[in-house]
RNA sequence: CAAGUAGACCGGGUGACCGCUCCUUCUCUGAAGGAGAGGAAAGUCCGAGCUCUACCGGGCAGGACGCCGGGUAAUACCCGGGAGGGGCAACCCUACGGAAAGUGCCACAGAAACGUACCGCCCCGACUUGUCGGGGUAAGGGUGAAAUGGUGAGGCAAGAGCUCACCGGCGGCCGGGUGACCGGUCGGCCGUGCAAACCCCGUCUGGAGCAAGACCAAAUAGGGGGACAUAUGGAUGCCCGGCCAGUCCCCGGGUUGGUCGCUAGAGCCUGGUGGUAACAUCAGGUCGAGAUAGAUGGUCACCGUCCCGAUUACGUCGGGAUACAGAACUCGGCUUACAGGUUUACUUGACCC
Numbered sequence: 001c002a003a004g005u006a007g008a009c010c011g012g013g014u015g016a017c018c019g020c021u022c023c024u025u026c027u028c029u030g031a032a033g034g035a036g037a038g039g040a041a042a043g044u045c046c047g048a049g050c051u052c053u054a055c056c057g058g059g060c061a062g063g064a065c066g067c068c069g070g071g072u073a074a075u076a077c078c079c080g081g082g083a084g085g086g087g088c089a090a091c092c093c094u095a096c097g098g099a100a101a102g103u104g105c106c107a108c109a110g111a112a113a114c115g116u117a118c119c120g121c122c123c124c125g126a127c128u129u130g131u132c133g134g135g136g137u138a139a140g141g142g143u144g145a146a147a148u149g150g151u152g153a154g155g156c157a158a159g160a161g162c163u164c165a166c167c168g169g170c171g172g173c174c175g176g177g178u179g180a181c182c183g184g185u186c187g188g189c190c191g192u193g194c195a196a197a198c199c200c201c202g203u204c205u206g207g208a209g210c211a212a213g214a215c216c217a218a219a220u221a222g223g224g225g226g227a228c229a230u231a232u233g234g235a236u237g238c239c240c241g242g243c244c245a246g247u248c249c250c251c252g253g254g255u256u257g258g259u260c261g262c263u264a265g266a267g268c269c270u271g272g273u274g275g276u277a278a279c280a281u282c283a284g285g286u287c288g289a290g291a292u293a294g295a296u297g298g299u300c301a302c303c304g305u306c307c308c309g310a311u312u313a314c315g316u317c318g319g320g321a322u323a324c325a326g327a328a329c330u331c332g333g334c335u336u337a338c339a340g341g342u343u344u345a346c347u348u349g350a351c352c353c
Base pairs, nucleotide, nucleotide: 001349002348003347004346005345006344007343008342009341010340012303013302014301015300016299017298018297020036021035022034023033024032025031026030038324042335043334045333046332047331048330049329050209051208052207053206055242056241057240058239059238060237062205063204064203065202066201067081068080069079070078071077082096083094084093085092086091097200098199102198103197104194105193118141119140120137121136122135123134124133125132126131127130149167150166151165152164153163154162168190169189170187171186172185173184174183175182176181213260214259215258216257223251224250225249226248227247228246232245233244234243267286268285269284270283271282272281273280274279304322305321306320307319308318309317310316311315
């Protein structure tokens, strides 16, 4: 200097005038002071806080997660490891329990895809001398994503783990590790794909949600019709038993107002200690929108940043642009969007010293 990998931060500022919402105070409809949209507020994909709900008991279903250990209020999240795979590397990815519990699937091609011989090779016999029949074979060829574990040697009539060496899978034993697993050694034991198919195993899980819910005020038509009696309902999947009660459906009428919930928190910042880390703990400091058809803005000027042009350059001048995007109960995550800029650590290559 170039190419990359893993992170962090900023993403507009100042002044004047006018305007909007909330809070506090006061000489009180006006004045003064203070505050006023994010790193994702987005998606509504997870987890919780919070609110309401169960007459009691029993059974079943449904859903979620899935290598190991740790963190957290909790999670499908985060941190650290293991195995497999990609990359020269820094690093990245994984729906990562079980296929000898059962069921099912593997199209087409191919002889055959949970067990088989198309071509071929070898041996024997017959004869029309290149054909047929019988036996052996799975090393070679073909098909395919995948075909009697792979490579090599010996052996054989020709071959084959038939035997041997190395490797792979499976199993036994020993050692290390909390564990997933790793290492060593022995054994010819060798068809073992798919569970992001049903399923089995293990762990967790009631439901609904701020339009939850609580309170105040006000109004009217307890109007009309229907179903049920071994029936119906009893708070949000089904079934059974007990207990309690009359229950349910349709048409129509009234109210659609106000207050709370609504922002001091599993909060944030700084430092110490422990831990590889996520994080925990201790000390000090701090208070940052609460709207309700929904405020947080408009104009002017200057500046910042980026792009283009002029200028030999510094500099200056002119023009243009300034990302993604707006709280609605709150918090912890994940995913997605983002013009431009700043910065940390690491990997590879070239050059110079």